[in-house]
Small-subunit ribosomal RNA from an uncultured prokaryote, 1513 nucleotides, folded computationally. The sequence is in RNAcentral, with records from ENA. It matches the Rfam family "Bacterial small subunit ribosomal RNA". Rfam links the family to the GO terms ribosome and structural constituent of ribosome.
RNA sequence: AGAGUUUGAUCCUGGCUCAGAACGAACGCUGGCGGCAUGCCUAAUACAUGCAAGUCGCACGAGAAAGCUCCUUCGGGAGUUAGUACAGUGGCAGACGGGUGAGUAAUACGUAGGUAAUCUUCCCUCGAGAUGGGGACAACCUUCCGAAAGGAGGGCUAAUACCGAAUAAGACCACAAUUUCCACGGAUUUUGGGGUCAAAGGUGGCCUCUACUUGUAAGCUACCACUUGAGGAUGAGCCUACGUACCAUUAGCUUGUUGGUGGGGUAACGGCCCACCAAGGCUACGAUGGUUAGCUGAUCUGAGAGGUUGAUCAGCCACACUGGGACUGAGACACGGCCCAGACUCCUACGGGAGGCAGCAGUAGGGAAUAUUGCGCAAUGGGCGAAAGCCUGACGCAGCAACGCCGCGUGAGUGAUGAAGGUUUUCGGGUCGUAAAGCCCUGUCGGAGGGGAAGAAAAACAUCGCAGUGAAUAACUGCGGUACUUGACGGUACCCUCAAAGGAAGCACCGGCUAACUACGUGCCAGCAGCCGCGGUAAUACGUAGGGUGCAAGCGUUGUUCGGAAUUAUUGGGCGUAAAGAGCGUGUAGGCGGUUUUCUAAGUCUGAUGUGAAAGCCCGGGGCUCAACCCCGGAAGUGCAUUGGAAACUGGGCAACUUGAGUAUGGGAGAGGAAAGUGGAAUUCCGAGUGUAGGGGUGAAAUCCGUAGAUAUACGGAGGAAUACCGGUGGCGAAGGCGGCCUCCUGGACCAUUUCUGACGCUGAGACGCGAAAGCGUGGGGAGCAAACAGGAUUAGAUACCCUGGUAGUCCACGCCGUAAACUAUGGGUACUAGAUGUUUUGGGAAUUGACCCCCGAAGUGUCGCAGCUAACGCGUUAAGUACCCCGCCUGGGAAGUACGGUCGCAAGAUUAAAACUCAAAGGAAUUGACGGGGGCCCGCACAAGCGGUGGAGCAUGUGGUUUAAUUCGACGCAACGCGAAGAACCUUACCUGGGUUUGACAUCCCCGGACCACCCUGGAGACAGGGUUUUCUCUUCGGAGACCGGGUGACAGGUGCUGCAUGGCUGUCGUCAGCUCGUGUCGUGAGAUGUUGGGUUAAGUCCCGCAACGAGCGCAACCCCUAUCCUUAGUUGCCAUCAUUAAGUUGGGCACUCUAGGGAGACUGCCGGUGUUAAACCGGAGGAAGGUGGGGAUGACGUCAAGUCCUCAUGGCCCUUAUAUCCAGGGCUACACACGUGCUACAAUGGCCGGUACAAGGGCAGCCGAUACCGCGAGGUGGAGCUAAUCCCAAAAAGCCGGUCUCAGUUCGGAUUGGAGUCUGCAACUCGACUCCAUGAAGUUGGAAUCGCUAGUAAUCGCGUAUCAGCAUGACGCGGUGAAUACGUUCCCGGGCCUUGUACACACCGCCCGUCACACCAUGGGAGUUGGUUGCACCAGAAGUCGCCUCACUAACCCUCGGGAAGUAGGCGCCCAAGGUUCGAUUGAUGAUUGGGGUGAAGUCGUAACAAGGUA
Repeated sequence: AGAGUUUGAUCCUGGCUCAGAACGAACGCUGGCGGCAUGCCUAAUACAUGCAAGUCGCACGAGAAAGCUCCUUCGGGAGUUAGUACAGUGGCAGACGGGUGAGUAAUACGUAGGUAAUCUUCCCUCGAGAUGGGGACAACCUUCCGAAAGGAGGGCUAAUACCGAAUAAGACCACAAUUUCCACGGAUUUUGGGGUCAAAGGUGGCCUCUACUUGUAAGCUACCACUUGAGGAUGAGCCUACGUACCAUUAGCUUGUUGGUGGGGUAACGGCCCACCAAGGCUACGAUGGUUAGCUGAUCUGAGAGGUUGAUCAGCCACACUGGGACUGAGACACGGCCCAGACUCCUACGGGAGGCAGCAGUAGGGAAUAUUGCGCAAUGGGCGAAAGCCUGACGCAGCAACGCCGCGUGAGUGAUGAAGGUUUUCGGGUCGUAAAGCCCUGUCGGAGGGGAAGAAAAACAUCGCAGUGAAUAACUGCGGUACUUGACGGUACCCUCAAAGGAAGCACCGGCUAACUACGUGCCAGCAGCCGCGGUAAUACGUAGGGUGCAAGCGUUGUUCGGAAUUAUUGGGCGUAAAGAGCGUGUAGGCGGUUUUCUAAGUCUGAUGUGAAAGCCCGGGGCUCAACCCCGGAAGUGCAUUGGAAACUGGGCAACUUGAGUAUGGGAGAGGAAAGUGGAAUUCCGAGUGUAGGGGUGAAAUCCGUAGAUAUACGGAGGAAUACCGGUGGCGAAGGCGGCCUCCUGGACCAUUUCUGACGCUGAGACGCGAAAGCGUGGGGAGCAAACAGGAUUAGAUACCCUGGUAGUCCACGCCGUAAACUAUGGGUACUAGAUGUUUUGGGAAUUGACCCCCGAAGUGUCGCAGCUAACGCGUUAAGUACCCCGCCUGGGAAGUACGGUCGCAAGAUUAAAACUCAAAGGAAUUGACGGGGGCCCGCACAAGCGGUGGAGCAUGUGGUUUAAUUCGACGCAACGCGAAGAACCUUACCUGGGUUUGACAUCCCCGGACCACCCUGGAGACAGGGUUUUCUCUUCGGAGACCGGGUGACAGGUGCUGCAUGGCUGUCGUCAGCUCGUGUCGUGAGAUGUUGGGUUAAGUCCCGCAACGAGCGCAACCCCUAUCCUUAGUUGCCAUCAUUAAGUUGGGCACUCUAGGGAGACUGCCGGUGUUAAACCGGAGGAAGGUGGGGAUGACGUCAAGUCCUCAUGGCCCUUAUAUCCAGGGCUACACACGUGCUACAAUGGCCGGUACAAGGGCAGCCGAUACCGCGAGGUGGAGCUAAUCCCAAAAAGCCGGUCUCAGUUCGGAUUGGAGUCUGCAACUCGACUCCAUGAAGUUGGAAUCGCUAGUAAUCGCGUAUCAGCAUGACGCGGUGAAUACGUUCCCGGGCCUUGUACACACCGCCCGUCACACCAUGGGAGUUGGUUGCACCAGAAGUCGCCUCACUAACCCUCGGGAAGUAGGCGCCCAAGGUUCGAUUGAUGAUUGGGGUGAAGUCGUAACAAGGUA
């Protein structure tokens, strides 16, 4: 510090996710030791048991027993225990310490102040004092009640308990005078006299003084305690300012409320309380209400600013079963006190009682989850005490827990036959791996044995010394020395010795992010997953293993917080199109604000002081062996307060200025607004004419109108609405919006000139106003248009698009509504920052007779454009540039601008505005493609123009389907279907049935034996089995070896079994279409672009020109083959002009010609003319056998279709191995209701039949050729000449030509089908061959929708040959003969190329995608209601208790004139008030028949709304 994820790719926006750190954690697997920390986050739920607050005999009275000793009459007594224990009176402490966080959003906390408005036990310092009396009550004794808890009556008694009196420095109170200060309210100093208010003793010592006189008492003295006052210290109360969570879908709240006066009350100010008076107080700087929450120092995180948290430790607060209340006290409204009410639990004799772990342990419960009913007061601290001491679950320790942090160990060295074993393998090896074993060494931890701390300082007592007090050498106090004693932890830390590598390693991960890869298993299953995503037979992603990576006594997972996230942006974001500028204005509060002088000092800056507790963080040092941890010191704590100073800037005060703003004057422009009036054109309707059969409407029609007279035409009239031309990116207005003309009223802007005011300004939350269309209300109006509606069409449907009608509405008046793509998708203001060019209004200059025109300004309104900005597109003085000020708004998509609530509205609805749930994207701009029922240009038998077919018939053949034991398999739009198959009777053959074989039909290796072959017999369908006969290969070093055959063992063979979606190779197709790319450069953030686009041209990315491109490659073309012409070479088997010869080029001869097959020539837009850019090229012409690629072939760019083929071959993986291998016989692939493709033959006269007759090319054959001749009607047979082939043969070419016949018919057309008879091939023609003859003579009379081929030697037509092959050809591949028609042209159909455009497509239109319905699940709104929580107003009620009042009851202290009084107690009444009850609400949760929409789901249903002009933008 970043990374992954939207796309085919890119940039951006934007969310989601990850890597880091942390934790009072939990869970899973694992677990050696120690140190230091930490440990109920949930039920402030309920609690058994024990302990957690007592102490003082030096305040006081009383006072045992057991035990022991002695005595005894044996009943007991005495002493001791012991003035002890228990209890009581009294004092102090139980308000600290310890726990918890329920409540509390401010009676809290934090920071800084105030208290002149206060209190403070114990403690310290200083002063004064402590005189003299009195009456009780507990304990105790006794009587009684009660189950108990406990209580009542009577009697006795002490005090540091209680109560008068004295004294009164001082304090307090009021009064009088007085000083100083002052905020004029008051505070304060001093003086005077007056009133009120105290006390308690205890212990030790001593005898100086007094009394008795041993010594003690009074007394003195010391200490402790007591009273009063001043001061301090500490602690507490109260007050002020600032800070301190969320919700405005909480906007108004308040009657003791706000203030005053006078009282009461308090330690103290105060409505704290009361009476009266006034009507205030708080609030948008957020009152009131609701929700949540203890606050802080600090903790975690972060670079910081921030965000989060508030465990442990520390400060403060609150609470103590729930609610209320007071008492005592210095302090409480009191955790282990009291009273009352309530809930709960326990005891009970049913009458009553007892209790409060949110103290320490512990229990139950809850929960994912949190410890021992331990030891000790040795230390630290606290309470009491004079002290010893007692108490102390505070605390110190130990126990449990890897819960966290820190440290240590599980060994170190050497060791290659790279062992065994695992795993993998290309079978060679690699890897675990120096790892192990082996050898050598060490001894941390753990174990055993031994030694053994520090933590302890004391206090007290004893003694010594010094000092103080004192009359004192006493006592006491203080200081110092000596001696004695005290340890829970714990025989712990630590140290030494001993033996022994021995007892001590796991967890997660290994597709990317993210370090780390292979094998097997599985087969969209099982599963994984933080995000993207893996898994459908070769998974580095699942599971296991091997290996590796990371961390390590831990490792992972889950949860939470911060970070990354600049993803709430102060630091540090945005708003044209990604989310986001309010529809527009006026204007309140607020924010911001021109120039100058001066004053001030609030902000600001600077210094000082105080504070900012300790701990923590940071720095330095030190202590535990180190570290964690602990100790000491420092820094920091960015804050607050007080105070001194500065005066530039901001603010404030005074004064001034003119440039901002306004104002006055003079002008012109304008659909600016409102009202009234008025004109013409047009539509429609009405009237009366002319006139006749149609009109209207559409893609085409129909509904509709019209013979009752329409449409058309002309005249007159009525009515409503809108204002052609001018008219214009022209004008005006804030926006919405505004358009004939005239008049009245009226707003604003602009220009020019000078005048005046003197900052009066900008923006603007709320608020107020305006605000298209549609809609609503009331009343008018209604010509045209026109939702709804009706009809006609279209359509599969058509609740639409089109047509004919047509009502609201559109218009007017008044009133609502308040929204729009209200858009420049761009808030307002000010300033600055190149220009160019239109246009509107206006001013100036120059010019002109004038109008134009030109130049310079101002204000608008457009276009282009520099810099700059922007993700890009684009913006660009009218900014989206550079800055400042103010407002509004945004924070992933969906749910949703929806629900609920509020406000507004007559309603429709508007406005404000969520959540649950769900997804990993949604989105912007641009790029490359693809596509379009987008556009332009161009091509092709693509259409058109033609010729001939297919589709109809019969047959052949292939396919589908069906059938079957099997009908083997593959191929499926073009680009499967006379295709693989250039030929299934057996074989082929892969299929079926049946019968056999198992190292196999075939290959290699090993062992044994032997020739093998062949022939015969038996069985069998055959394979095969059995038997017999016959036979003995080659080489040799003579051992044997090799070939072959048989038998055997196992390695292996074998598979037309699967996967063409694991592959190679080959092939098809787009397409013989003209395209496909690269290097360098340039442009762009980038994907990419450029080049390759453009202008011409071409069959062509062919060539030329231009150009930020310049070049190059694969394609095109050419080079190759055949063919067309000529030349040359060569003439046999070919040829024959000339000579001879024959039946015949038959023969001699010849090689001229034809031909054959070698080599050459020729054609290149080369020449001429024209057009064209002086180009490329095109057009025409000449010559030429051939002319613009002469014709044909071979040749197929980058790629596409997971196209085809595992059954040609090769091959990975998987599968079978007495079978999915192999052999054999028979069957099947040839089936047959049917459908399709490809063909053949026809339907006839351009023909059929008969007879005659002519002309090819290219092939094949020593056999798969076969002549002459003979036989047969024929297929064919007999026979065998010739031929190793330019020689012989197949071989007849056919159409054609000549002659004859048939005469339009199911025929002398057509030949299917069937019967009979044959031929040939073959082991064999039944299933299942071809051909021949005789007989039979079906459909069919030119073929619906649709569809195919062909542009010249082509179509059409005619025959010939070959491969395969024993036989089988209508197929395939070739060959020649005869030989056309037509092409205007590119609008349309199909396919393709280039450019451009749109796109929501990229699996790319066979794309994408919307909504209803149906089903399942999920969350949610409404809902008659039902049921809880919280809370408000009103009323009833009124415990305990304070306070107030009261008298007929009672009463120790004091007073008394002895009657009583004062005072008190009990009781009663009153105010207040908790629980409780009732009524009416408010709010919030749960639930509810049912209902509404929403979301998500596999391949459901219906349509096709959107994306292309998406087929109606």